[in-house]
RNA sequence: GUUUUCCUUCGGGGUCGGGUGAAAAUCCCAACCGGCGGUGAUGAAGCUUACACGCUUACGAGCCCGCGACCCGUAGCUACCUACUAGCUAUGGCUGAUUUGGUACCAAUCCAAAGCCGACGGUGAAAGUCCGGAUGGGAGAAGGAAAUG
Numbered sequence: 001g002u003u004u005u006c007c008u009u010c011g012g013g014g015u016c017g018g019g020u021g022a023a024a025a026u027c028c029c030a031a032c033c034g035g036c037g038g039u040g041a042u043g044a045a046g047c048u049u050a051c052a053c054g055c056u057u058a059c060g061a062g063c064c065c066g067c068g069a070c071c072c073g074u075a076g077c078u079a080c081c082u083a084c085u086a087g088c089u090a091u092g093g094c095u096g097a098u099u100u101g102g103u104a105c106c107a108a109u110c111c112a113a114a115g116c117c118g119a120c121g122g123u124g125a126a127a128g129u130c131c132g133g134a135u136g137g138g139a140g141a142a143g144g145a146a147a148u149g
Stems, first nucleotide, its partner, number of pairs: 003147008017029003031129002033118002035067004044057004062116002071093009098114005120132003
């Protein structure tokens, strides 16, 4: 270093200011935010005699690909006489949004500009940002132990 199993820890941000109104962080103007993995161009840093080629390292996408959360099912197991219901495991469905210009051989990722998107329940009034399910779940990340070859 490979594979498998187990353990521990970690694992989501955001309404400034103003308008209307009896009432709005929910409407209007305006402001703000961006989970996880991948890809991320000849850009950055380093190695190399050496620009380049090559090698190494870090960074790098909300709207490109995939995943997670919410919601709706199916099967099995457990609790139960059965059913309901609950839990666990596996699995199906649902699941938002981008263009233009620049550089370049090469960009949906870089640079610039203009756009767009955001579960469910609640609420004196319609919520990406408030409250709640949630001290939950979770894509995964880091570390450790054992076994294997």
This is a predicted structure of a 149-nucleotide RNA (FMN riboswitch aptamer (RFN element)) from Pontibacillus halophilus JSM 076056 = DSM 19796. RNAcentral holds the sequence, with entries from Rfam and Ribocentre. It matches the Rfam family "FMN riboswitch aptamer (RFN element)". Rfam's curators write: The RFN element is a highly conserved domain that is found frequently in the 5'-untranslated regions of prokaryotic mRNAs that encode for flavin mononucleotide (FMN) biosynthesis and transport proteins. Model confidence (mean pLDDT): 78 of 100. Lineage of the source: Bacteria > Bacillati > Bacillaceae > Pontibacillus > Pontibacillus halophilus.